[in-house]
Context: one part of a larger RNA
Molecule: large-subunit ribosomal RNA, domain IV
Organism: metagenome
RNA sequence: CCCACGUUAAGGAACUCGGCAAAAUGUGCCUGUAACUUCGGGAGAAGGGCAACCUGACGUGUUGCAUGCGUAACAGUGUGUGGCGUGUCAGGUCUCAGUAAAACGGCUCAAGCGACUGUUUAACAAAAACACAGGUCUCUGCGAAGUCGCAAGACGAUGUAUAGGGACUGACACCUGCCCGGUGCUGGAAGGUCAAGGGGAGGGGUUAGCACUUGAUGCGAAGCUCCGAAUUGAAGCCCCAGUAAACGGCGGCCGUAACGAUAACGGUCCUAAGGUAGCGAAAUUCCUUGUCGGGUAAGUUCCGACCUGCACGAAUGGUGUAACGAUUUGAGCGCUGUCUCAACGUGGGACUCG
Numbered sequence: 001c002c003c004a005c006g007u008u009a010a011g012g013a014a015c016u017c018g019g020c021a022a023a024a025u026g027u028g029c030c031u032g033u034a035a036c037u038u039c040g041g042g043a044g045a046a047g048g049g050c051a052a053c054c055u056g057a058c059g060u061g062u063u064g065c066a067u068g069c070g071u072a073a074c075a076g077u078g079u080g081u082g083g084c085g086u087g088u089c090a091g092g093u094c095u096c097a098g099u100a101a102a103a104c105g106g107c108u109c110a111a112g113c114g115a116c117u118g119u120u121u122a123a124c125a126a127a128a129a130c131a132c133a134g135g136u137c138u139c140u141g142c143g144a145a146g147u148c149g150c151a152a153g154a155c156g157a158u159g160u161a162u163a164g165g166g167a168c169u170g171a172c173a174c175c176u177g178c179c180c181g182g183u184g185c186u187g188g189a190a191g192g193u194c195a196a197g198g199g200g201a202g203g204g205g206u207u208a209g210c211a212c213u214u215g216a217u218g219c220g221a222a223g224c225u226c227c228g229a230a231u232u233g234a235a236g237c238c239c240c241a242g243u244a245a246a247c248g249g250c251g252g253c254c255g256u257a258a259c260g261a262u263a264a265c266g267g268u269c270c271u272a273a274g275g276u277a278g279c280g281a282a283a284u285u286c287c288u289u290g291u292c293g294g295g296u297a298a299g300u301u302c303c304g305a306c307c308u309g310c311a312c313g314a315a316u317g318g319u320g321u322a323a324c325g326a327u328u329u330g331a332g333c334g335c336u337g338u339c340u341c342a343a344c345g346u347g348g349g350a351c352u353c354g
Base pairs, nucleotide, nucleotide: 001349002348003347004346005345006344007343008342010340011339014338019335027051028050029049030048031047036041038171052093053092054091055090056089057088058087059086060085061084062083063082064081065080066079067078068077069076094098106333107332108331109330110329111328112327113325114324118130119129134169135168136167137166138165139164140163146155147154148153172320173319174318175317177250178249179248182247183246184243185242186241187240188239191238192237193236197232198231202227203226204225205224206223209219210218211217212215251269252268253267254266255265278312279309290306291305292304293303294302
């Protein structure tokens, strides 16, 4: 010096990203207990007191013995005296210390997030992530939808819309605004477009034959074969509606009130419609340590406000919320070697010798 421990004057978080670690709290009984609350909780809230041993008295539970009454015998009952427990009171004893060891909650205040118990990255993440009960939309009439399989078949389900599948949200309370132009989905079928197939106007190739200017000539039936116009032709798309707890979206400029400032008000452009309630420097605020207030002697964090929301906002839910949390943030009490600032001790290493 390293590891694991023990103790420490005075101070007591000055340490540090942060009270990390350690210390402290701790048991039983009695007492007492706030805000808030979904009336269940919060709550072991917080805070306070007692506890060992000996003797005695008085209760009480249980179990013996002796004896009286009682009974056929038990039972029952009175008195006395023991055992084993348990409690109250009084007196006394000893220690620094009586839940003397061990086992054995630190507490409070405020805020964020998630309602909760649960689940998760086996071996760097336990959470605010996942799930959840509850809510909504949507599909599905049963050989259901959906899923696996080439199929047979199976699950769904030996279920039947108070059922089953999918999607989103996520207890509870109060709520959930406007936009259907785009995309999607549902419905519609008049018109436009439109495949294979049907259809076959017309045309090409080949050559028996015919013709003549007898040639690498021209014409050319049937058959075979190739191309092929009109016309017919479903869904889809175009089109017309509906639908946002479907995917999504939710403006700009200028002027105006008798100080100044601001603009209830007016004008104008654009849009499918221009963000409603609520919240707001927020797990969201760049400028920013915004400004004001609180807490501190001093506070980029924290709490309460303001609103100029770079770039909140309503089931990609909004705002609250008791209870809960090995959650995150801030503050306080207690407590301490975290620190001022280090010291000593114990055990094991390191080191020396073998």